[in-house]
């Protein structure tokens, strides 16, 4: 290095429920186990979700324009590492 049939130590925990946090995603603590050889870890890359503060557009106001109000989710931005890639790091065990 490379493999996870067997087996052993042994680990994480989705949905859902209760508290906290947040505007939403979603994150946390505690119950619970769908499932996981990296279901450790870290938002570089690409997908997705989300779009309250900020930028754009657009609607509406107006003689003009800009402000304020609504609207799109296009964008910062935020979230997912159990969507994939990538990088870091590691238990046990099997052949070499």
């Nucleotide at each position: 290095a490379c493999u996870g049939a067997a087996a052993a130590a042994g680990g994480c925990a989705a949905a859902c429920c209760c508290g906290u946090c947040g505007a939403a995603a979603g994150a946390u603590g505690g119950g619970g186990a769908c499932g996981c050889a990296a279901a450790g870890u870290c938002a570089c890359c690409g997908g997705u979700c989300u779009a309250a503060a900020g930028g754009a557009a657009g609607c509406g106001u107006u003689g003009c324009a800009g402000g304020a109000g609504c609207u799109u989710u296009c964008c910062a931005g935020g979230a997912u590492a159990g969507c994939g890639g990538g990088g870091c790091c590691g238990c046990c065990a099997g052949g070499c």